[in-house]
RNA sequence: UCCUUAUGAAGAGCCGGGGGAGGAAUCUGGUCUUGUGAUCCCGCAGCAACCUCUAUUGAUAAAUAGAAGGUGCUCAUUCCAGCAGACAACUGUCUGAAAAAUAAGGA
Repeated sequence: UCCUUAUGAAGAGCCGGGGGAGGAAUCUGGUCUUGUGAUCCCGCAGCAACCUCUAUUGAUAAAUAGAAGGUGCUCAUUCCAGCAGACAACUGUCUGAAAAAUAAGGA
């Protein structure tokens, strides 16, 4: 980098240091955020429970509870829309796809 599977309306930073302009993946539109210093890097703190471990039940599948070693995450539903369909009626609601993110497995 590619493939497969699963997940996403929940949760958690008004912290310290560095740094100094955009950031919210990409393009377009909207919206939000940002010199009251964001995004990002380091530290600390926290959230969650995909893999992992432990216990119980069970049948090898699996379920429930606990822990937190490997990841991940800590503005807004993956911020919303874009493509297809259904419904409603002037601009919305719902479903699905695509793309991206994360985990686990594989090439």
Predicted 3D model of a 107-nucleotide RNA (SAM riboswitch aptamer (S box leader)) from Jeotgalibacillus proteolyticus. The source organism's lineage runs through Bacteria, Bacillota, Caryophanales, Caryophanaceae and Jeotgalibacillus. Of the family's consensus pairs, 97% are formed in the model. Rfam family: SAM riboswitch aptamer (S box leader). Gene Ontology term of the family: regulation of gene expression.